[in-house]
C1' cells in the first nucleotide's frame, strides 16, 4: 500500500434488483400450571455504519469517509 466482499432491531437475518424496514430467536406483560417448562395472545425494539449527491421518492444508485472479514505486495 493494492483489491474484493460486508456493516439492517440485543442476536441470526430477510426486504424480488428505487415506492418508503419485517421475520425467527432473546425479552416484557396477561391466559394456562401446585410451580416451572412447553404454548397461546399481546406488547416492547431501528438516526439501514457516517456525510454528501441523483431522485417526486433512496436500506437499494453514485461519491467520500470508516469498522470488520479475506487475497494479493
Nucleotide at each position: 500500500g493494492g483489491g474484493a466482499a460486508u456493516g439492517u432491531a440485543g442476536c441470526u437475518c430477510a426486504a424480488u434488483u428505487g415506492g418508503g424496514a419485517g421475520a425467527g430467536c432473546a425479552c416484557u406483560g396477561u391466559g394456562c400450571u401446585g410451580a416451572a417448562g412447553a404454548c397461546a395472545c399481546a406488547g416492547c425494539c431501528g438516526u439501514u455504519g457516517c456525510a454528501g449527491g441523483u431522485u417526486c421518492g433512496a436500506a437499494u444508485c453514485c461519491u467520500g469517509c470508516u469498522g470488520u472479514u479475506u487475497c494479493c505486495a
Background:
A computed fold for a 73-nucleotide RNA from a marine sediment metagenome, annotated as transfer RNA. It matches the Rfam family "tRNA". The family's RNA type in Rfam is transfer RNA. Rfam links the family to the GO term triplet codon-amino acid adaptor activity.